[in-house]
Molecule: Glycine riboswitch aptamer
Organism: Pseudoprimorskyibacter insulae
RNA sequence: CCCAUCUUGAUGGGAGAACCGGGCAAACCCGGUGCCGAAGGAGCAACCGCCCCGGAAACUCUCAGGCCCAAGGACCGUCAGGAUACG
Numbered sequence: 001c002c003c004a005u006c007u008u009g010a011u012g013g014g015a016g017a018a019c020c021g022g023g024c025a026a027a028c029c030c031g032g033u034g035c036c037g038a039a040g041g042a043g044c045a046a047c048c049g050c051c052c053c054g055g056a057a058a059c060u061c062u063c064a065g066g067c068c069c070a071a072g073g074a075c076c077g078u079c080a081g082g083a084u085a086c087g
Stems, first nucleotide, its partner, number of pairs: 003087001005083009018033006034067003040063001041061003047055003
């Protein structure tokens, strides 16, 4: 210095899931029952490790969040920066 890895920002893509009643012109709010999982959180565990003990999911649960659109959105691609133990 480059790759890999982690991380920040920008940008493109990005799923799922309801109805009834009331207040209302709608948005929105309240109530009842139900539903979704890909912010976050939690649990088990395949697996991994330096194997004392740790790290662990897109699986599971739905506390949170969501169920017109919008917003958000795990994850993937591209660009620009930062970090750097190990490789």